[in-house]
RNA sequence: CUCUUAUUCAGAGUGGUGGAGGGACUGGCCCGAUGAAACCCGGCAACCUGUCAGCCUUAGCUGAUGGUGGUGCUAAUUCCAGCAAAGCAUAUGCUUUGAAAAAUAAGAG
Repeated sequence: CUCUUAUUCAGAGUGGUGGAGGGACUGGCCCGAUGAAACCCGGCAACCUGUCAGCCUUAGCUGAUGGUGGUGCUAAUUCCAGCAAAGCAUAUGCUUUGAAAAAUAAGAG
């Protein structure tokens, strides 16, 4: 980097260093010198992992539980929309559903 599967309306700082950008892309709309990114510390969560129980010939599956270990996350629903369909309103619009894209985890190449 590619593929597969799962999840994405919950949760989490008045901390330190740092100094001007950030929210993937495009269009909006926002955040930011009352301090952005990044790093450290703290925290959240429970994907993998640990423990226990059940099922199973095994591989494994399901449930409960923990927070040592590997990741992740820590403004706004993935901030909203982007493509398609349906319904409503009709002037551009609104609502719902599905997809696409993105992010993360686990596995494979």

The RNA shown here (SAM riboswitch aptamer (S box leader)) has 109 nucleotides and comes from Thalassobacillus pellis. The coordinates come from a structure-prediction model, not an experiment, and the mean pLDDT is 84.